The RNA shown here (Glycine riboswitch aptamer) has 91 nucleotides and comes from Albidovulum sp. bin36.
The prediction has a mean pLDDT of 78.
The model forms 90% of the base pairs in the Rfam consensus.
RNA sequence: UUCCGAGGAGUGGGAGAAGCGGUUGGUUAUUGACCGGGCCGACGGAGCAACUGCCCCGGAAACUCUCAGGCAAAAGGACCGUUCCUCGGAA
Numbered sequence: 001u002u003c004c005g006a007g008g009a010g011u012g013g014g015a016g017a018a019g020c021g022g023u024u025g026g027u028u029a030u031u032g033a034c035c036g037g038g039c040c041g042a043c044g045g046a047g048c049a050a051c052u053g054c055c056c057c058g059g060a061a062a063c064u065c066u067c068a069g070g071c072a073a074a075a076g077g078a079c080c081g082u083u084c085c086u087c088g089g090a091a
Stems, first nucleotide, its partner, number of pairs: 001091013020036006038071003044067001045065003051058001
């Protein structure tokens, strides 16, 4: 110096699903609390296939669940791109 991997910071992109109903409080006003059934998966959380002679344990995900979260916009957002820095490896 180049390439690969990991982490951090910045930056661009980034889906789904009722602006649902009821009770009640407040505000000029879009709002808060509680209750009800409906819906969504991409923060978080939980589950497991192969693996094993058998059992237990272990055991991945963008799969499954939907506890939490969410269902106009905003915010959030897995994940992807990109810039810089740090660390590790290879040439």